[in-house]
RNA sequence: UGCGAUAAAGGCAAACCUGUCGAAAGAUAGGGACGCAAAGCCACGGGCCUAAGGUUCUAUGAACUAAGGCAGCCGGGUUGCCGAAG
Numbered sequence: 001u002g003c004g005a006u007a008a009a010g011g012c013a014a015a016c017c018u019g020u021c022g023a024a025a026g027a028u029a030g031g032g033a034c035g036c037a038a039a040g041c042c043a044c045g046g047g048c049c050u051a052a053g054g055u056u057c058u059a060u061g062a063a064c065u066a067a068g069g070c071a072g073c074c075g076g077g078u079u080g081c082c083g084a085a086g
Base pairs, nucleotide, nucleotide: 003083004082011036012035016031017030018029019028020027021026034072040078041077042076044075045074046073047070048069049068050067053065054064055063056062057061
């Protein structure tokens, strides 16, 4: 150190269930552990999800979209615990 053990101490918590919020995606609290060395934090670039509202149309629907969301999709930024081998 741009490294990451069958190490030690501690940490987080997918699916699923329940309560609450939301139009939805999803968030949050509790239970629960699939996993995680940044699975801490930031929507900056790409990507993905939703679309109450808005616009358009061949219209009880469809497309697009303001907007919202995902950091456990990939980059990037930033902070940070421990310590063998190399």
Molecule: c-di-GMP-I-GGC riboswitch aptamer
Organism: Bacillaceae bacterium